RNA sequence: UACUUAUCAAGAAAGGCAGAGGGAAUUGGCCCGAUGAAGCCUUGGCAACCCAUACUUCUCACUCAGUAGUAUGAAGGUGCCAACUCCGGUCCCGAUCAUGUAUCGGGAUAAGAUAAGUC
Numbered sequence: 001u002a003c004u005u006a007u008c009a010a011g012a013a014a015g016g017c018a019g020a021g022g023g024a025a026u027u028g029g030c031c032c033g034a035u036g037a038a039g040c041c042u043u044g045g046c047a048a049c050c051c052a053u054a055c056u057u058c059u060c061a062c063u064c065a066g067u068a069g070u071a072u073g074a075a076g077g078u079g080c081c082a083a084c085u086c087c088g089g090u091c092c093c094g095a096u097c098a099u100g101u102a103u104c105g106g107g108a109u110a111a112g113a114u115a116a117g118u119c
Stems, first nucleotide, its partner, number of pairs: 002118007013043005021032003027088003044081003049077002051073006058066002085111001089109008097100001
C1' cells in the first nucleotide's frame, strides 16, 4: 500500500514551547481560533479493538483447542479526549403543505476514521 471483518448518537484536557491557521479530500454551509489554530513535549483522562479472568453455547467421545456470547478488569499494544464521522453526496421509504426535484424524519450505501487479521 491492497484486501477482509467489526465499530463509528456515548465517553474523556490541563500545562509548557510555538505563532495562524484548523474541522480527511473537492466544493458549499456551519463552526473553532490571538481569552492562542496546526505541530511538538509533559502530565492526566476516556474507552475497551487486541488483552486478562470467570461463566454459558456450539464443534469434539473427553481433555486441549477453537466458535459464538455474557460479566468483570485495565498491567501491556493501539486509538481517542469541540460540535453524530460537524452537516451536505447517491438510492429508497414515510409525513407535511406552500406542490417545489420543497421541508422534515427514517433506512440502506459510498467515502473516511479506528482496531484486528491476511498477502